c-di-GMP-I riboswitch aptamer from a Syntrophomonadaceae bacterium, 91 nucleotides, folded computationally. The model forms 95% of the base pairs in the Rfam consensus. It was read from a public genome assembly, where an Rfam model found it. Its mean pLDDT, the model's own confidence on a scale to 100, is 89.
RNA sequence: UGAACGAAGCGGCAAACCUGCCGAAAGGCAGGGGCGCAAAGCUAAAGGGCCUAAAGUUCUAAAAAAGAGCAAAGGCAGCCUGGCUACCGAA
Numbered sequence: 001u002g003a004a005c006g007a008a009g010c011g012g013c014a015a016a017c018c019u020g021c022c023g024a025a026a027g028g029c030a031g032g033g034g035c036g037c038a039a040a041g042c043u044a045a046a047g048g049g050c051c052u053a054a055a056g057u058u059c060u061a062a063a064a065a066a067g068a069g070c071a072a073a074g075g076c077a078g079c080c081u082g083g084c085u086a087c088c089g090a091a
Stems, first nucleotide, its partner, number of pairs: 005089002012037002017032006035078001041084003046081003049076003056070005
């Protein structure tokens, strides 16, 4: 110095929930709030998984409404694996 690892220290992020805004929804953004996290930093077109279904399409119906099914380059990185980057330095 690097990898692995995670004691200590400096710090960091921020679950549920509440408020406002965006969105059809999942969900996202901001403020409050802290359940937790050693990558809870980035990557969703690296792979898997999960969530939603506006538009679309199929069926029922047949006058429509309404309902149901299908499906994402719409979403989740705080679901897992992988990749990239990163503070500190005991065993």